Molecule: small-subunit ribosomal RNA
Organism: uncultured bacterium
RNA sequence: GAUAAACGCUGGCGGCGCGAAACAGCAUGCAAGUCGAACGGUCCAAGUUGCUGAGCUUGCUUAUUAAACUGGAUAGUGGCAAACGGGUGAGUAACGCGUAAGUAACCUGCCCCUAAGUAGGGGAUAACUCUGAGAAAUCGGAGCUAAUACCUUAUGUGGUCCUUCGCCGCAAGGUAAAGGACUAAAGCUUUCGGGCGCUUGGGGAGGGGCUUGCGUCCUAUCAGCUUGUUGGUAGGGUAACGGCUUACCAAGGCGACGACGGGUAGCUGGUCUGAGAGGAUGUCCAGCCACAUGGGGACUGAGACACGGUCCUGACUCCUACGGGAGGCAGCAGCAAGGAAUAUUGUGCAAUGGGCGAAAGCCUGACACAGCGACGCCGCGUGGGGGAAGAAGGCCUUCGGGUUGUAAACCCCUUUUCUCAGGGAAGAAUAAUGACGGUACCUGAGGAAUAAGUCUUGGCUAACUACGUGCCAGCAGCCGCGGUAAUACGUAGGAGGCAAGCGUUAUCCGGAUUUACUGGGCAUAAAGAGUGCGUAGGCGGUUUGGUAAGUCGGAUGUGAAAUCUCCCGGCUUAACCGGGAGGAGUCAUCCGAUACUGUUGAACUAGAGUGCAGCAAGGGGAAGUGGAAUUCCCGGUGUAGUGGUGAUAUGCGUAGAUAUCGGGAGGAACACCAGUGGCGAAGGCGGCUUCCUGGGCUGUUUCUGACGCUGAGGCUCGAAAGUGUGGGGAGCGAACAGGAUUAGAUACCCUGGUAGUCCACACUGUAAACGAUGGACACUAGGUAUGGGGAGUAUCGACCCUCUCUGUGCCGCAGUUAACGCUUUAAGUGUCCCGCCUGGGGACUACGGCCGCAAGGCUAAAACUCAAAGGAAUUGACGGGGGCCCGCACAAGCAGCGGAGCGUGUGGUUUAAUUCGAUGCAACACGAAGAACCUUACCAGGGCUUGACAUGCUGGAAGUAGAAACCUGAAAGGGGGACGACCUGUUAAGUCAGGAGCCAGCACAGGUGCUGCAUGGCUGUCGUCAGCUCGUGCCGUGAGGUGUUGGGUUAAGUCCCGCAACGAGCGCAACCCUCGUUGCCAGUUAAUUUUUCUGGCGAGACUGCCCCGCAAAACGGGGAGGAAGGUGGGGAUGACGUCAAGUCAGCAUGGCCUUUAUGCCCUGGGCUACACACACGCUACAAUGGGCGGUACAACAGGCAGCGAAGGAGCAAUCCGGAGCUAAUCCUACAAAGCCGUCCUCAGUACGGAUUGCAGGCUGAAACUCGCCUGCAUGAAGCUGGAGUUGCUAGUAACCGCGUAUCAGCAUGGCGCGGUGAAUACGUUCUCGGGCCUUGUACACACCGCCCGUCACGUCAUGAGAGUCGGCAACACCUGAAGUCGAUGGGCCAACCCUUCGGGGGAGCAGUCGCCGAGGGUGGGGUCGGCGAUUGGGACGAAGU
Repeated sequence: GAUAAACGCUGGCGGCGCGAAACAGCAUGCAAGUCGAACGGUCCAAGUUGCUGAGCUUGCUUAUUAAACUGGAUAGUGGCAAACGGGUGAGUAACGCGUAAGUAACCUGCCCCUAAGUAGGGGAUAACUCUGAGAAAUCGGAGCUAAUACCUUAUGUGGUCCUUCGCCGCAAGGUAAAGGACUAAAGCUUUCGGGCGCUUGGGGAGGGGCUUGCGUCCUAUCAGCUUGUUGGUAGGGUAACGGCUUACCAAGGCGACGACGGGUAGCUGGUCUGAGAGGAUGUCCAGCCACAUGGGGACUGAGACACGGUCCUGACUCCUACGGGAGGCAGCAGCAAGGAAUAUUGUGCAAUGGGCGAAAGCCUGACACAGCGACGCCGCGUGGGGGAAGAAGGCCUUCGGGUUGUAAACCCCUUUUCUCAGGGAAGAAUAAUGACGGUACCUGAGGAAUAAGUCUUGGCUAACUACGUGCCAGCAGCCGCGGUAAUACGUAGGAGGCAAGCGUUAUCCGGAUUUACUGGGCAUAAAGAGUGCGUAGGCGGUUUGGUAAGUCGGAUGUGAAAUCUCCCGGCUUAACCGGGAGGAGUCAUCCGAUACUGUUGAACUAGAGUGCAGCAAGGGGAAGUGGAAUUCCCGGUGUAGUGGUGAUAUGCGUAGAUAUCGGGAGGAACACCAGUGGCGAAGGCGGCUUCCUGGGCUGUUUCUGACGCUGAGGCUCGAAAGUGUGGGGAGCGAACAGGAUUAGAUACCCUGGUAGUCCACACUGUAAACGAUGGACACUAGGUAUGGGGAGUAUCGACCCUCUCUGUGCCGCAGUUAACGCUUUAAGUGUCCCGCCUGGGGACUACGGCCGCAAGGCUAAAACUCAAAGGAAUUGACGGGGGCCCGCACAAGCAGCGGAGCGUGUGGUUUAAUUCGAUGCAACACGAAGAACCUUACCAGGGCUUGACAUGCUGGAAGUAGAAACCUGAAAGGGGGACGACCUGUUAAGUCAGGAGCCAGCACAGGUGCUGCAUGGCUGUCGUCAGCUCGUGCCGUGAGGUGUUGGGUUAAGUCCCGCAACGAGCGCAACCCUCGUUGCCAGUUAAUUUUUCUGGCGAGACUGCCCCGCAAAACGGGGAGGAAGGUGGGGAUGACGUCAAGUCAGCAUGGCCUUUAUGCCCUGGGCUACACACACGCUACAAUGGGCGGUACAACAGGCAGCGAAGGAGCAAUCCGGAGCUAAUCCUACAAAGCCGUCCUCAGUACGGAUUGCAGGCUGAAACUCGCCUGCAUGAAGCUGGAGUUGCUAGUAACCGCGUAUCAGCAUGGCGCGGUGAAUACGUUCUCGGGCCUUGUACACACCGCCCGUCACGUCAUGAGAGUCGGCAACACCUGAAGUCGAUGGGCCAACCCUUCGGGGGAGCAGUCGCCGAGGGUGGGGUCGGCGAUUGGGACGAAGU
């Protein structure tokens, strides 16, 4: 884009179209009749004539009858039609259809033209009458009668057949002449002119039959099929050819160019799609075919083997008196059923067409119309203009507003449509006749009136917000969305698309160059057969002649109409319809052209082959032969081990091994040479010799003269393993056994060891059979190496050098490729031929077939399932990959932790609560720089509700706000109310007004409630690691690369050199602070121009100088000078980023939740619990120590609600005291380790201090839960700590004390300060972490990755399966209806003939028999399918194993 569509929601009008898609079956009505001018009757009507009778007026009336006539009707006989029209698509893969031809092999009613004729006889029969049988359908008997029914005779223009003969034709035929035989007819009507018929011919038109070329779906897992089969002769049959049929004869015919079989299907014009080529399709309309309840058969006829005929058989339905009968909607309506689904039991013959008729006319569910259905196409409408306070309402909001939205309201206008009224067609040709239809259309009136939905809104794809929901409910075409801020679900508002429709589903084409003819591929993505030989086929060198099949041009015919395209026209337009032109074939015939292809004739030598002369080689086959080595056997020497491994053990060995020497046996393989080298089609081939044999290369150009290339099928060869038979068997060695390893170890390692490996013959026929690259030919830069040969040059000669042919490699231009790469040995450029591929899995599978002894091989699906699988390259990450380098990373050291007791934190447990957070490194003396109350967030209880706190609004009270005593209570709170204000203005005045304040109410406050995975900010970590990037340029299709890699060097992407890069940024470094040296200035101190100290400003260090190394560099090593030397020490400083790292409880903040509570206040409790586990510390375990006494030396700091001196009391904590100090002045404040002296003497101690008791002190309302300190007493564990693990490289570790923040009080913690003051670093193998380069990768939430198989469970599809059930098409035999044909026909028999009139003959009929024959039965097979215990594998499933 499309549809014969269906479904969901919705629905105003009109025009034109269309409407039963798996054959169930059908009630009812209608769909094919007509002709009386073919015929005899019958009925009706009225009259004329006639007959008969009556009356009589003798020619009139009347009655009867029905003989004749007239008009109408019509059961039967007869004619024509019924074979058309209408329906359906079951069957059919076919001369069925399409197209083009043929028919000299044929037919043709009605119609047209033409020729001739239409004479004379005859016998029946239906109707009808009588009668019989039957329920009915229907049938029988007797009798009468007519014809355009039937029969016979005559005539014979003609026709047919036979004989003779001529002409034409390629032909089987046509036609002329002569003779012979046979062969026709029907009348009706009339205006009397004729008209319509009938018969025999000829011609035409139209219609058909038959034949042929070409075209016409899938399947080879259908490869062979065929006996009337193929052909001939003869007979029969047909309108006609023909095995169409029969007999006989021959053995043919078809097939890889797909026979035969299976499946599916009506074919076409066309339709849909597509740029086209194609692909799909065959509804309406039109042409053809087939069918008419399933199957078979014939009859009639011009035409049928017949939809609304007939006979038989089957199934089904109906009637029945049970004896027997009837039926066929795939005609139009309609019913039932089924289904997602498809209409009225309508009107009319007015038109068009058909049948019959002389005609009038009759019939016509063909047809014309109407009804139903948005099923489709087309058209119209649902209003137009104005209208901003941008109304209300809705929705959103940053609360300002935005949007719906000129949309509405409102004003003006219009009337398509609608309603009502009036008029009113064309279609009719013609005098009549219009179903549609009072319709279309026209006019008038009324009134914006009667008329909008549906889908979407994450991307593809136009259109976005809010709320609800919370991996639920749901959506989804693909990707995917949904786990608490969903533009993706649902709803709302808005928006977008289309619009009387819109969406969904289904199907087809397109996109899809994704079956590639146009127009694809095969090294690595799917794809080159393992290899050659060769059949069919395809393709094929140079020159020339003929031909004209292909090819090209022209002409003629046809290619129905409709459809399609263009133009014109008719309906108001369009759809629709009409006219004209065009287009359409692999078509047929004729004429022409001859370049190319074909074919045929002649010739050539460049392809191919051959001869001759040489050359190289693990080419193949057979026979023989050689040495080294292993093993075994024999003998000697010799003694305890050997062997094997990462290390062992099994094994062998005192019965003498291993080792070593000599001799022997046997089998297999051939070291060195040996090469990127040689040979072969491939597999493959290696000691040496001989024989047989194949191919290649070089030179020459002898000969043949295209003999060539490829190659479906076919055939050959074909590693290893394997199989069969028979040998052989040294070594090695599947299986197997043992020993190890291991969690296990049916493995890797070891000791043994059978098949096998070897030979002969036979089979198998596969490999990563690989260059993952089919074969042949030609062309397209080079360089280099090497094997084989030739020529030239040079030389005495070889070598060298140059050229050339043929192999084998490497590098490389153009070109090519997705890239990697390939590149004269193509994966380049071309030609020819073959093979193969078409998403992954299922599946190198199943079934079937072929091969094989087996193992198995070759060929080769489907169901189902997934949205990928795959290639090449890129960037990362990772590796029990590689290279280089760094770090207290290891190593070397020192001191620890892990064991004990205690302190602190955490987990766990407990609890009313033990508030919360932090959780590997990077949580755990962390938030917390300090929980008795407070803090406090937790728990219990008691209270408050505009609130403890902020702002606004409304209203109110006037002794207002505030508030003492007192009562209650644990307190908070609740009562109570003496007393009693403030500010501004104003007034005589607290007089009035306002504010503040108070009360009530409304907005709101409040929340340490949730979400750190919604966030800001801040922080940790990798890591103070050296990295991370950009601009421009260049390279690459691109991701991306280059720069940033390389060579050096550095602490460093630090610097230098080189380089398709050149520069730059964030990092590094430096700039900043501090310590060390020093100058100057100022200051402090009772004093001091010194010094020390404090502060400020400066100087100094830069590889600057010398030597050496390196590349003339960077830089490194050493030295001098210097307080300091190569970043001098320390600090601050933390790139791009990573970890959804941490924090909503520091703060801020979105959203959610709460609002007499999750808020606020209070009392008490808890955060301090305690079987236990971990982390960080303190104190120790002692003599380098402890106790006691004496004695020496700091720094950083802090101090007014403070530090607190001297002096005094107390054993001490502490108290009294209060000087001084707002601090370089006073105080804290004695530093301690150290040194000197003394006691202890190795012990659970004069070590260690836990725990506990008593007595005190301090802070604080308050030390019970739950603080610190002192004294006395008590005196636990612990004697240096398992696996493991931490810190530290110099003023560092370790040891020692001091200060301070927090703080009423409370430090073993934190942050600082000084004192004493080491050891060690060979080095980078290893551990951890990191950096750079490189490599592999199936990883990319990136190795804590990915991922394989079994098992268990569930679901699904499928194979096998004892069997079982069914379908289909055949076969064999039996039976065999109707019917044609044949035979017979003793029974029957009007027409013609004969007759003696009795009858006979001819022709025919019934009956019977035979062939064939639908169907039925029996049987064994074929093929397809359903079910099937059990079983095999497969796919998919949740976090199983």